Predicted 3D model of a 350-nucleotide part of an RNA (small-subunit ribosomal RNA, central domain) from an uncultured bacterium.
Its Rfam family is "Bacterial small subunit ribosomal RNA".
The full RNA is in RNAcentral, with records from ENA and SILVA.

[in-house]
Context: one part of a larger RNA
RNA sequence: CUGGGCGUAAAGCGCGCGCAGGCGGUCCAUUCAGUCGCUGGUGAAAGCCCCACGCUCAACGUGGGAAGGUCCGGCGAGACGGGUGGACUGGAGGCAGGGAGAGGUCGGUGGAAUUCCGGGUGUAGUGGUGAAAUGCGUAGAGAUCCGGAGGAACACCAGAGGCGAAGGCGGCCGACUGGACCUGACCUGACGCUGAGGCGCGAAGGCGUGGGGAGCGAACGGGAUUAGAUACCCCGGUAGUCCACGCGGUAAACGAUGUGCACUGGGUAUGGCGGGAGUUGACCCCUGCCGUGCCGGCGCUAACGCAGUAAGUGCACCGCCUGGGGAGUACGGCCGCAAGGCUAAAACUC
Numbered sequence: 001c002u003g004g005g006c007g008u009a010a011a012g013c014g015c016g017c018g019c020a021g022g023c024g025g026u027c028c029a030u031u032c033a034g035u036c037g038c039u040g041g042u043g044a045a046a047g048c049c050c051c052a053c054g055c056u057c058a059a060c061g062u063g064g065g066a067a068g069g070u071c072c073g074g075c076g077a078g079a080c081g082g083g084u085g086g087a088c089u090g091g092a093g094g095c096a097g098g099g100a101g102a103g104g105u106c107g108g109u110g111g112a113a114u115u116c117c118g119g120g121u122g123u124a125g126u127g128g129u130g131a132a133a134u135g136c137g138u139a140g141a142g143a144u145c146c147g148g149a150g151g152a153a154c155a156c157c158a159g160a161g162g163c164g165a166a167g168g169c170g171g172c173c174g175a176c177u178g179g180a181c182c183u184g185a186c187c188u189g190a191c192g193c194u195g196a197g198g199c200g201c202g203a204a205g206g207c208g209u210g211g212g213g214a215g216c217g218a219a220c221g222g223g224a225u226u227a228g229a230u231a232c233c234c235c236g237g238u239a240g241u242c243c244a245c246g247c248g249g250u251a252a253a254c255g256a257u258g259u260g261c262a263c264u265g266g267g268u269a270u271g272g273c274g275g276g277a278g279u280u281g282a283c284c285c286c287u288g289c290c291g292u293g294c295c296g297g298c299g300c301u302a303a304c305g306c307a308g309u310a311a312g313u314g315c316a317c318c319g320c321c322u323g324g325g326g327a328g329u330a331c332g333g334c335c336g337c338a339a340g341g342c343u344a345a346a347a348c349u350c
Stems, first nucleotide, its partner, number of pairs: 004321003007304002012318001014201004021194003025088008034080001035077007042069001049065006091191001092188003095184004103177007110154001115149007125136002162169002206247006215241002220236004258317006266295011299306002323350003332343004
């Protein structure tokens, strides 16, 4: 190289945008460096393969033949593929109309609750646990009522529901803004798919500067438990959690399932939009498209299971795997303020 694979055995990059590259719809014409045919040349000898012969056989040797190529030239073919020109509308994009949504960013605003502060009532406890204790409280706590401050999160609605490429997104209002869907089939006319590098986004935790700090709470202090208890339980509590800007770039970043397109029995539920029947109209019923679930047949699978949201049947392109440990480590390089990240071995050993 050929070959086998990647839901759970090793293996899908966390996600997207996209340069190069690879691949590319329908029809017509034309061209011929791919492709195919014919022909000429060349492919030394030896060797390999076949035939015959020679050493007593064989090895070996001699003669003959065949074969051997991304090769060169000439002539030709024109289906497929490429180039060029023209045309098309089903792919793709646009336009018009329409509604859905926790999609994003910014600003504002509301109520409940916790905590704290002030005041009133009021008195001996409260809190916490398996049971306790530390803690808080006669300098008046806890309980209860009124007022105030501040931060964070938004009960019900809420759904196996919706939106987003992923991470993720949930009170209400406004401004700005991205995407998808349905209907029409009006416009462009293959403008497409994938995507090594590259660029961007990227939960939580972490880092830098400044702010903020109610609750929670690594570290830490104390009380318990215990043989011990550097824990689990309890009382406290700093970073952090929140905001702005910058950095970091990881994850069981999971559907452990790359992206796109096409094809392949059904049933049921639900979100968005349309058509029909019906009627004055909604629901119900029939039906088309998009999304999200469940069940299940063919087929697939080692089995489990998947099954029009495929793990079925095919095509295009990318990524990745190759026994366990050593090790996602060392070294080197690149990146980072650091923590560390990315790339990534070997000895040795089973």